[in-house]
RNA sequence: GGGGGUAUAGCUCAGUGGUAGAGCAUUCGACUGCAGAUCGAGAGGUCCCCAGUUCAAACCUAGGUGUCCUUC
Numbered sequence: 001g002g003g004g005g006u007a008u009a010g011c012u013c014a015g016u017g018g019u020a021g022a023g024c025a026u027u028c029g030a031c032u033g034c035a036g037a038u039c040g041a042g043a044g045g046u047c048c049c050c051a052g053u054u055c056a057a058a059c060c061u062a063g064g065u066g067u068c069c070u071u072c
Base pairs, nucleotide, nucleotide: 001071002070003069004068005067006066007065010024011023012022013021018055026042027041028040029039030038048064049063051061052060
């Protein structure tokens, strides 16, 4: 240099066109002598950037950036 995958919550990941979810972590409450475990409730994401298609884009298309694999 060529080809391919990937980027979504603090972390690991779902979500294949119609107002974004789970587990863990975190906060508060119940329980406990204290804590853990358990149970209940809450907070937390301009979906990597930019442009396009569409009535509507995390999702489709073009370009860019990071990262991983492969080939020379």
Molecule: transfer RNA
Organism: Trichonephila inaurata madagascariensis